Predicted 3D model of a 1445-nucleotide RNA (small-subunit ribosomal RNA) from an uncultured bacterium.
The coordinates come from a structure-prediction model, not an experiment, and the mean pLDDT is 83.
RNA sequence: GAUGAACGCUAGCGGCAGGCCUAAUACAUGCAAGUCGAACGGUAACAGUCACCCUCGGGUGAGCUGACGAGUGGCGCACGGGUGCGUAACGCGUAUGCAACCUACCCACAACAGGGGGAUAGCCCGUGGAAACGCGGAUUAAUACCCCAUAAAGCAGGGGGCUCACCUGAGUCUAUUUGCUAAAGAUUUAUCGGUUGUGGAUGGGCAUGCGUCCCAUUAGCUAGAUGGCGGGGUAACGGCCCACCAUGGCAACGAUGGGUAGGGGUUCUGAGAGGAAGGUCCCCCACACUGGCACUGAGACACGGGCCAGACUCCUACGGGAGGCAGCAGUAGGGAAUAUUGGUCAAUGGGCGAAAGCCUGAACCAGCCAUGCCGCGUGUAUGAAGAAGGCCUUCGGGUCGUAAAGUACUUUUAUGUAGGAAGAAAGCAUUCAUGCGUGAGUGUUUGACGGUACUACACGAAUAAGCACCGGCUAACUCCGUGCCAGCAGCCGCGGUAAUACGGAGGGUGCGAGCGUUGUCCGGAUUUAUUGGGUUUAAAGGGUGCGUAGGUGGUUUAUUAAGUCAGUGGUGAAAGGCAUCGGCUCAACCGGUGAGCUGCCAUUGAUACUGGUAAACUUGAGUACUGUAGGGGUAGGCGGAAUUUGUGGUGUAGCGGUGAAAUGCAUAGAUACCACAAGGAACACCAGCGGCGAAGGCGGCCUACUGGGCAGUUACUGACACUGAUGCACGAAAGCGUGGGGAGCGAACAGGAUUAGAUACCCUGGUAGUCCACGCCGUAAACGAUGGUGACUAGGUGUGUGCGAUACAAAGUGCGCGCCCAAGCGAAAGUGAUAAGUCACCCACCUGGGGAGUACGCCCGCAAGGGUGAAACUCAAAGGAAUUGACGGGGGUCCGCACAAGCGGUGGAGCAUGUGGUUUAAUUCGAUGAUACGCGAGGAACCUUACCUGGGCUCGAACCCAGCUGGACGGAUUCAGAGAUGGAUCUUUCUUCGGACCGGUUGGGAGGUGCUGCAUGGCUGUCGUCAGCUCGUGCCGUGAGGUGUUGGGUUAAGUCCCGCAACGAGCGCAACCCCUACUUCUAGUUGCCAUCGGGUAAAGCCGGGGACUCUAGAGGGACUGCCUGCGCAAGCAGAGAGGGAGGCGGGGACGAUGUCAAGUCAUCAUGGCCCUUACGCCCAGGGCUACACACGUGCUACAAUGGUGCAUACAGAGGGUAGCUACCUGGUGACAGGAUGCCAAUCUCAAAAAGUGCAUCUCAGUUCGGAUCGUAGUCUGCAACUCGACUACGUGAAGCUGGAAUCGCUAGUAAUCGCGCAUCAGCAAUGGCGCGGUGAAUACGUUCCCGGACCUUGUACACACCGCCCGUCAAGCCAUGGGAGUCGGGUGGGCCUGAAGACGGUGACCAUUUAGGAGCCGUUUAGGGCAAAACUGGCGACUGGGGCU
Repeated sequence: GAUGAACGCUAGCGGCAGGCCUAAUACAUGCAAGUCGAACGGUAACAGUCACCCUCGGGUGAGCUGACGAGUGGCGCACGGGUGCGUAACGCGUAUGCAACCUACCCACAACAGGGGGAUAGCCCGUGGAAACGCGGAUUAAUACCCCAUAAAGCAGGGGGCUCACCUGAGUCUAUUUGCUAAAGAUUUAUCGGUUGUGGAUGGGCAUGCGUCCCAUUAGCUAGAUGGCGGGGUAACGGCCCACCAUGGCAACGAUGGGUAGGGGUUCUGAGAGGAAGGUCCCCCACACUGGCACUGAGACACGGGCCAGACUCCUACGGGAGGCAGCAGUAGGGAAUAUUGGUCAAUGGGCGAAAGCCUGAACCAGCCAUGCCGCGUGUAUGAAGAAGGCCUUCGGGUCGUAAAGUACUUUUAUGUAGGAAGAAAGCAUUCAUGCGUGAGUGUUUGACGGUACUACACGAAUAAGCACCGGCUAACUCCGUGCCAGCAGCCGCGGUAAUACGGAGGGUGCGAGCGUUGUCCGGAUUUAUUGGGUUUAAAGGGUGCGUAGGUGGUUUAUUAAGUCAGUGGUGAAAGGCAUCGGCUCAACCGGUGAGCUGCCAUUGAUACUGGUAAACUUGAGUACUGUAGGGGUAGGCGGAAUUUGUGGUGUAGCGGUGAAAUGCAUAGAUACCACAAGGAACACCAGCGGCGAAGGCGGCCUACUGGGCAGUUACUGACACUGAUGCACGAAAGCGUGGGGAGCGAACAGGAUUAGAUACCCUGGUAGUCCACGCCGUAAACGAUGGUGACUAGGUGUGUGCGAUACAAAGUGCGCGCCCAAGCGAAAGUGAUAAGUCACCCACCUGGGGAGUACGCCCGCAAGGGUGAAACUCAAAGGAAUUGACGGGGGUCCGCACAAGCGGUGGAGCAUGUGGUUUAAUUCGAUGAUACGCGAGGAACCUUACCUGGGCUCGAACCCAGCUGGACGGAUUCAGAGAUGGAUCUUUCUUCGGACCGGUUGGGAGGUGCUGCAUGGCUGUCGUCAGCUCGUGCCGUGAGGUGUUGGGUUAAGUCCCGCAACGAGCGCAACCCCUACUUCUAGUUGCCAUCGGGUAAAGCCGGGGACUCUAGAGGGACUGCCUGCGCAAGCAGAGAGGGAGGCGGGGACGAUGUCAAGUCAUCAUGGCCCUUACGCCCAGGGCUACACACGUGCUACAAUGGUGCAUACAGAGGGUAGCUACCUGGUGACAGGAUGCCAAUCUCAAAAAGUGCAUCUCAGUUCGGAUCGUAGUCUGCAACUCGACUACGUGAAGCUGGAAUCGCUAGUAAUCGCGCAUCAGCAAUGGCGCGGUGAAUACGUUCCCGGACCUUGUACACACCGCCCGUCAAGCCAUGGGAGUCGGGUGGGCCUGAAGACGGUGACCAUUUAGGAGCCGUUUAGGGCAAAACUGGCGACUGGGGCU
């Protein structure tokens, strides 16, 4: 796009069309084929006339008239109408032929129609039967039937001539000859009929070429089969039928069989070629309940005729009968589904008739149905306060929206009223003209549709809009609800709390009396490719050759004219389609005209090409000759090395084997070494991207036989060629059969190992096999994953082997084998004269993945198995090449306390602290590998506090606004209470009179540590201070993308240098900033004190000084700058020089693009959701401190490098007025009471400790260790019970260096020692953050573990290896193979039986002689039956695999 459609929602009108696609199922009822009295005998009904009767209603009679039931006869019934069962066929289409034929009615021409006869239906009488339907007798007519005559141009036979055709023959002529065959009348006198013949027209019959679906898992079929001769039969040819004879005929160009199907004009689609279809209309065919058969007839094997058989239905008096809607309506049934038991013969057409006319479910109309196509309408203009309302909102507004309302118009349609067609021409009557057909005029009559179409008037916006969609494809977006639910879905896919995808709403989009959905067909699909595809890797080259059919084929000449091309003629029905013109108001629809119908046939011509025929040629192909290289093949012989075994010898304890071992062998002498012997198999080096072969394949040497290639010569043949379906042959390994052989190796098997297991990999053995002969098998990643042949198309380089040429060169020319590349090709990878380029020819193969190379069938095979080779079902992919990542028990390079080398720890103990778990009313919450766990928390007794229990408040604990109201607020005292809170008493303002301030109340905003860190901002951790991450332009690539950023060096570094289709740039690195190490200058108090002075017991204590230290500002300094060596450079090395410092001097701050949906809604902020007398707020008490246990992080130890006591030395950085406190006094002490200085380089905390000196302890659970517990205290604080720290005395636990495992650290580092600070009333701090003191060891090195960087490689991974993914098993569902069997179906053959009919024979009976018939017999045959077999389908216990989940 289309539709004979159906379904859902909806529906105003008209025109035109269409309407059982299924059950060719069964049918009630009515109608669908009759007509003619001008063929006939006649008179049942009706009407008229006449006559009679009469009760005035009528009755009877007369075929007398109009007419006419039943009947004889004629014509029609073979048309028209229906359906699509069957049919794969001369059925249909197209084109021819019939010299092999028929044709009623119609037309033309010619001729004719004379006699005669006997019946019969009807009617009448009788009779059988329920009926249908008969039977007998008598009588009767014809355009019914028969006989005779007439006959020819007719038919049949014979003779001759001419013309045509040529397979037969046809036509015609003839003095011709023989035989046979006709007729019907009616009547109104106009005509209509009858017979014969010829011709025409029309309709048919037959034959032939070409075309006409699927299956080869249907490959052979055929006995009247193929042909002949002779008959029969037919309208006619013919095996159509029969007798005889012959053995043919068809088939890979698809016979036979099976399945499906009416064919065409045309219809739909498509650019076309095609593909699909065949409803309505037209043509042909077939059929008429199923099957068979003939009769009548011009025509039938006959839809509304007959006979027989069968199934079914109906009637019946049970004896018998009747019937056939696939005609029009209609009914039942089936179905998703398809209409009225309508009107009329008015028109068109048909039958009969002389006609009037009759008949006509053909036809014309109407009815039903949005089934389709076409047309019209449901109003038009104006109208902004942009109304109300809905929806959305950033709350400003936006949108529905000029939409509505309102105002002004119009009246199609609907309704009412009125008017009102065309379609009608005839016919009939009559007049005129006319030789006949006939023509003209006048009059009159005929309409189902239909009072319809159409027209006018009235009326009033009045009577009339829906459906689908809105994620992309695909035009159209928001809100709410829902929360992987409910649902959607054509494909991709939506939905798990912010859904433009579900449902609703608002809005929008599309179409519109329709709109969607479903089914089907074509298109898109170049996705079966003729037009117009492919086969290296995506599906696809046969394993290879030979060769049959077939296809294709070199040069020249002549001829032919089959293909081809052109002209002409015929045909290609109409309708349809196209163009144009016209008719309905337009259109749909209809009519006229034209072109066209791409085809077929015939004929005439052309001859380039193809084909045929004839002749010739040599270049394709082949032959000959001369050479040449070779693991080409087959057979035979020979050889050495090695392994193994045997024998002998030498010799002694192991050998062998592996990652390491063991099994195994060996003191009965192995392994090792020597000699000899046997046997089998394979042939080192040569050996080479080297050679040969068609492929498989072929390797020691020699011989014999043998195939092919190549080169040279150009002698011969003269297209002999290429390809190759079917076929035939060859065909690795494994395997099979028979017989040999058997050294080594070695499936199976055994043992030993490995392992969780190890039916494996490794080891020790070892059978078949491997080898030979003969015979099978016939497959391989049989690969170049690349069929064969021929031709053409830039180069470079190597190699094998010829020729040729030489100078041992190089170049040349063939045939091979390789590599690199131009153009081209290709999706790319790649290929590129050995094409995957450009062409020609032939063969093979492919058409999404799985199912499956499976099943069934067939063929081959001894078997194994091979060949051929599906479907159901299922998926939305499977696949190729390349790209970027990620990953690898891949490679290369490099780095890091990553390992190693060291030092010290953790893991064991006690305690501290955090976490898990458990417990609890609550033990608030968060953090959870690295990157949670002394983390948020840099201070949980109350508070904090978020948790629990209980008691309270509800504009609320805080803030803002507005209204009302009352007053200050506040302070003090007191009562109840656990407190919050509530109550009482006392005290207490300013004012410009507006109010300020406060309380109460009302209304708005509150409040929430409630949820979502997976809606977010911000901040943070981690990879990682790793060296990376990108961009612009250019270039390369179809593209993803690449290049740059890779490479060679170098660096801590993408740091720098060099190179380079790249050139530059950005974020990172580094530097710039801070601290620290040296120094200069400036400055000199609170710091310092060398010199001068004063002074003290001593002391920078004082004057003074700026020298020094120090303080804190500004500078300098380090840059591989210098030297040597290496290097192109960058740079590197050197205990180099110099320097306080040397190669980034040390440390800090600083963290690229990104990753982990990492962490945090409980710092804060914030979208959405949730709570609102509570999930908010206040208060008291409790809890966060629980405790069988597990883990992390720490502290203290286990001691002598130590403990204890006494003495004594040296820091840095900080803090301090709610504070630090000198000093004094008391206390053993924590501390207390006094007192002074200091807002600090001034005073103070403050003692630094390890260290050093002396003393003691002497290896012990101790003078180690300090847990735990008891008692007594101190301090802070409203308050130390749960639950603080400290002090003193007493107590004195575990623990004697810590399993597996694991952490930190590379120098002022580790280790060790103390000091300070934040938080803080106090403190659970052993934590955190800082400070200084003392002060090591080690690094061979980068194999390994972990992490990281770059390059490269593989990949079936891309939520990216914590990936992906295979098979069994378990469960559910689905389709399918096998299957004992069982139930059907169609078909063929055989046998038996066999109706009607036909044919043949007979025919004693019938008949009027004849003709004939009944009957009987035979043949054939529908149908029925029997038995066997093949094919095909359904079901089937059980069973096999497969698919999905």